[in-house]
Context: one part of a larger RNA
C1' cells in the first nucleotide's frame, strides 16, 4: 500500500417518537374604535435578561359566585413569604385603575416627544377637567343692502380608524390564446377607490308563454355544449320547460318596556381487582374475580373497561348575556309618478361582436298619450266593463298578455380572520405553515422587499460528591448514580462516504 478481519473516530441517514401543521364536519360568533381601537414604545418581580400577564393601585386592586390544600405565571434555582376548612392560590362574572404613541383630536413634529391656552383645588410644584375637523340641529347674533341672505359666535348630536373572506357599486390592464395579428380571447378577471351587512345583492310583473296556460326574488340538478354568437377562426354560450331547496308578501311588516325563561359564560356526582411468575419498573403472562345507560381518549416505569385524569349518565349559577311568546305604550302607513314612455346620433349591458337587432341603460339632442261608465259597500275602499300605454326577437295586423317612469321585504344562498366539540386510507422534523424549538426572529437590503437554520438523555436528574493527570484550564481516567453511562448533557437508534488502530496474508 492492497485484500481480509475485528475494533474504533467522524458523520447524521434509517427507525421509533410529537408539543406543531394539514384538510374538514357540526354549530356559535360574525366585529371593535373619541366611554380613544387595531398595533406598538417605556415601564412593572426580592432578582439581570428573555416570553406570558399587567399599567405609577403595574404578574396586579375591589364585588360576587364555584373550587379548594396548597400557592407566590415560564426558562428556572435561590432567598424570603401566603395559606391549609376558609378573605391562600385558581376559575367565572361584573366593577376599579388603565403611563406614553397611535383615527390620535389643544399647537407641533424626525410615533412613543417638544410646546401651550382656559377652569377648579392647592397655590414651589403639583393635580382634575376642557380646548382638532367636519357635517347636522337647536340658539344669539349679523353684511354689501330696506326686509333678507352670506358670514360669526355658542350648545347638543353624529361621523373618522381598523379588520381575514364573502358582497354591492365607481374606474380598469397586460402577459396569453388565436400555433404572427389588428376585431376577438385573456376579463368584466388582477388591480385601485368608495359602501354595507351577518350576510350582501335581487324581488313581488309595463314577466313569462302561446291561443293551453303559469304566477316575486335567490340557490342546486337537467335543459345543454343544445338553439345562436365568432377575423363563423381561436373561442363564447343562453332561454323556455322540468324537477329541487326555501317560500310573504306588501306601504312601513317595526320600535321601546315588562314579564316568563330554553341555552351560554365557572363547575359536582360519577360503576368495577387481587394474587402470583418474568422484569430496574407490570399495564405483559398465568390464575381467580368484577363493572359497563361507562371498552371514546390520554396518562402511570413495556401492552390497563376495574391505579389517575376522565367517558356513559345525571345534576348546577349570587352575577352577565340571551333566541322565542306574550302583554303594554307611542310613533308611522302613498303626490300612482313628464323632460317621463318614445325617437334621431354616440356608446354601454344583454350568451347575441351592427347584424334584419328587438328588450334593458343613457351623454347630446329631441319629445308623447291617458281617465270614463255601471254595479256593490263596513264609507275606509272593491269589482266589472271601457279608454290610454308597453310587451310578445326587425316590420304590420289580429289576437293575447301585463301597467314603467315612488319605495320596504324574512327563508332557501356566499365567506371564516375568531370561539368550542369532534374527524382523517393527511404529514411525521429536507415532510407537514416561512415558522413544532422566543420566527416573520437571525440575517439581507437605502427602500419596497426578501427571510432560514435549528425537536429527542433516562422511568425519575438519581445531571457524576470525592480522588488523579492537567494552566487554579479543555479534556480524560477512577469512584459513584443508574436497567442501561458506547443513556454524560456535542447525550434514543446511530447507515454510508471520509479517517484510522490491533491481527492475518500478499506485493
Nucleotide at each position: 500500500c492492497g485484500c481480509a478481519u475485528a475494533c474504533g473516530g467522524u458523520g447524521g441517514a434509517u427507525g421509533c417518537c410529537u408539543u406543531g401543521g394539514c384538510a374538514g364536519u357540526c354549530a356559535g360568533a360574525g366585529g371593535c374604535g373619541a366611554u380613544g381601537a387595531a398595533g406598538g414604545a417605556c415601564g412593572u418581580g426580592g432578582a439581570a435578561g428573555u416570553c406570558u400577564g399587567c399599567g405609577a393601585u403595574a404578574a396586579g386592586c375591589c364585588u360576587a359566585g364555584g373550587u379548594a390544600a396548597g400557592c407566590c405565571g415560564a426558562c428556572a434555582a435561590c432567598a424570603g413569604g401566603c395559606g391549609u376548612u376558609a378573605c391562600a392560590a385558581c376559575c367565572u362574572a361584573g366593577g376599579a385603575u388603565u403611563u406614553c404613541c397611535g383615527a390620535a383630536u389643544g399647537g407641533g413634529g424626525a410615533a412613543a416627544c417638544c410646546c401651550g391656552c382656559c377652569c377648579g383645588c392647592u397655590u414651589u410644584u403639583g393635580u382634575g377637567g376642557g380646548c382638532a375637523u367636519u357635517u347636522u340641529g337647536c340658539a344669539c347674533u349679523g353684511a354689501a343692502u330696506c326686509c333678507a341672505u352670506a358670514g360669526g359666535u355658542g350648545c347638543a348630536a353624529a361621523a373618522a380608524g381598523c379588520g381575514a373572506a364573502c358582497c354591492c357599486g365607481g374606474a380598469g390592464a397586460a402577459c396569453u390564446g388565436a400555433a404572427a395579428c389588428a376585431u376577438c380571447u385573456a376579463a368584466g378577471u388582477a388591480u385601485c377607490c368608495g359602501g354595507a351587512g351577518g350576510a350582501a345583492a335581487a324581488g313581488a310583473a309595463a314577466u313569462c308563454a302561446a291561443c293551453c296556460g303559469a304566477g316575486a326574488u335567490u340557490c342546486c340538478c337537467c335543459c345543454a355544449g343544445u338553439a345562436g354568437c365568432g377575423g363563423c377562426g381561436a373561442g363564447c354560450g343562453a332561454a323556455c320547460g322540468g324537477g329541487g331547496a326555501a317560500c310573504a308578501g306588501c306601504c312601513g311588516a317595526g320600535c321601546a318596556g315588562u314579564u316568563u325563561a330554553a341555552g351560554c359564560u365557572a363547575g359536582u356526582g360519577g360503576a368495577a381487582u387481587g394474587c402470583g411468575c418474568u422484569g430496574g419498573a407490570a399495564a405483559g403472562c398465568g390464575c381467580a374475580g368484577c363493572g359497563a345507560u361507562a371498552c371514546a381518549g390520554g396518562g402511570u416505569g413495556a401492552u390497563a373497561g376495574c391505579c389517575c385524569c376522565g367517558u356513559a349518565c345525571a345534576c348546577g349559577a349570587a352575577a352577565g348575556c340571551a333566541a322565542a311568546a306574550a302583554c303594554u305604550g307611542a310613533c308611522g302607513u302613498a303626490u300612482c309618478a313628464a323632460g317621463u314612455a318614445g325617437g334621431a346620433c354616440g356608446g354601454g349591458a344583454c350568451a347575441u361582436g351592427u347584424g334584419a337587432a328587438a328588450c334593458c341603460c343613457u351623454g347630446u339632442c329631441u319629445g308623447a298619450a291617458u281617465u270614463g261608465u255601471u254595479c256593490c259597500u263596513u264609507c275606509g275602499g272593491g269589482a266589472a266593463c271601457g279608454a290610454g300605454g308597453g310587451g310578445g326577437a326587425a316590420c304590420c295586423a289580429u289576437c293575447c298578455u301585463c301597467c314603467a317612469a315612488g319605495g320596504c321585504u324574512a327563508a332557501a344562498u356566499a365567506c371564516u380572520a375568531c370561539u368550542g366539540a369532534c374527524u382523517g386510507a393527511c404529514c411525521g422534523a429536507u415532510a407537514g405553515u416561512g415558522a413544532a424549538c422566543c420566527a416573520g426572529u437571525a440575517c439581507c437590503g437605502u427602500g419596497a422587499g426578501g427571510g432560514a437554520a435549528a425537536g429527542g438523555c433516562g422511568a425519575a436528574a438519581a445531571g457524576a460528591a470525592c480522588c488523579c493527570c492537567g494552566g487554579u484550564g479543555a479534556g480524560g481516567g477512577g469512584a459513584g448514580u443508574g436497567a442501561a453511562a458506547u443513556a454524560g448533557a456535542u447525550c434514543c437508534u446511530g447507515a454510508a462516504a471520509c479517517c484510522g488502530u490491533g491481527u492475518g496474508c500478499g506485493u